[in-house]
RNA sequence: GAUAGAGGCGCGGGUGUCAAGAGUACGGUUCUCCCACAAAAACAGGCAAGGGGAGCGGGGAAGGGGCAUUCGCCGAGGUGCGGUGUGUUUCGCCUGUGGAGCAGCCGUGCCGGGCUGUGGGAUAACAUCCCCCGGACUGUCGCCGCCGUUGGGAUACGGCGGCGGGGCGCUGUC
Numbered sequence: 001g002a003u004a005g006a007g008g009c010g011c012g013g014g015u016g017u018c019a020a021g022a023g024u025a026c027g028g029u030u031c032u033c034c035c036a037c038a039a040a041a042a043c044a045g046g047c048a049a050g051g052g053g054a055g056c057g058g059g060g061a062a063g064g065g066g067c068a069u070u071c072g073c074c075g076a077g078g079u080g081c082g083g084u085g086u087g088u089u090u091c092g093c094c095u096g097u098g099g100a101g102c103a104g105c106c107g108u109g110c111c112g113g114g115c116u117g118u119g120g121g122a123u124a125a126c127a128u129c130c131c132c133c134g135g136a137c138u139g140u141c142g143c144c145g146c147c148g149u150u151g152g153g154a155u156a157c158g159g160c161g162g163c164g165g166g167g168c169g170c171u172g173u174c
Base pairs, nucleotide, nucleotide: 001174002173003172004171005170008074010073011072012071013070014069015068016067017066018065026058028056029055030054031053032052033051034050042097043096044095045094046093047092077111078110079109080108081107082106083105084104086103087102088101089100090099091098112138113137115135116134117133119131120130121129122128140165141164142163143162144161145160146159147158148157149156
């Protein structure tokens, strides 16, 4: 350098289904309150009358989640920052400019892994996800100590314990 692997409630994607979202948003209708030739989150040009509340009748969806199944994998992936002539949503409506958000892509930093506790963030939601800090556990390598394996010995192998490190790592083969 190439190749193949290991960690386990391991990581992520697709499909189906279920609950929740929610009797919410939204529509219709009746009544009522407020505003009225003029208002709203940006700038320019134009346009535009509507905006709430209650009763009655209808009534979703998305993101996220559980389960099943399947696919790709072991920096799998997650996340912070920056960038982007990519896609999309949104800022009363249209056009243009601009802003904000989400997804994708690129660069870079951090994180071995899952579980769990406090705090913080997202979210309808202690469902779930993310982040800092902490706890025990687990895997791996290094150092040290003890025990065992062998007729004996070991820098070899295995077990136990302690300390420390990190995936650009670790193990096998060429």